[in-house]
RNA sequence: ACAGCAAAUUGGCAAACCGGGGGAAAUCCCGGGACGCAAAGCCACAGGGACUAAGGCGUUUUCUGAAGUUGAAAUGAGAAAUGUUCAAUUUUUUGAGCCGCUAUGUCAGCCUGGCCGCUAAU
Numbered sequence: 001a002c003a004g005c006a007a008a009u010u011g012g013c014a015a016a017c018c019g020g021g022g023g024a025a026a027u028c029c030c031g032g033g034a035c036g037c038a039a040a041g042c043c044a045c046a047g048g049g050a051c052u053a054a055g056g057c058g059u060u061u062u063c064u065g066a067a068g069u070u071g072a073a074a075u076g077a078g079a080a081a082u083g084u085u086c087a088a089u090u091u092u093u094u095g096a097g098c099c100g101c102u103a104u105g106u107c108a109g110c111c112u113g114g115c116c117g118c119u120a121a122u
Base pairs, nucleotide, nucleotide: 003122012037013036017032018031019030020029021028022027035109041115042114043113046112047111048110049107050106051105055102056101057100058099062096063095065093066092067091068089069088070087071086072085073084074082075081
């Protein structure tokens, strides 16, 4: 110098959970707390995987506003005309909800990989 986690020492990190904060969420930060970790240090623009779905797209359905159509009531001498009120609606359309897809969001304590690094038998 290279390989190298057997062991020991000194130290390090900190899962779940709890409190506070950020965020739409996943999740992150701070404090407490330790399940574990020899890289549980860093990289999510190296690849795979997982989580979330704000925004976007889409179908069915529900609700809703408007328009159309139809019916009833009203006005009217009247079956005409008016187009007020109410109801229905297989139509068009606005908005909302549900659902599905989607990362540009998140995870390095899911795996592989990259970068850097403490101790150190042999």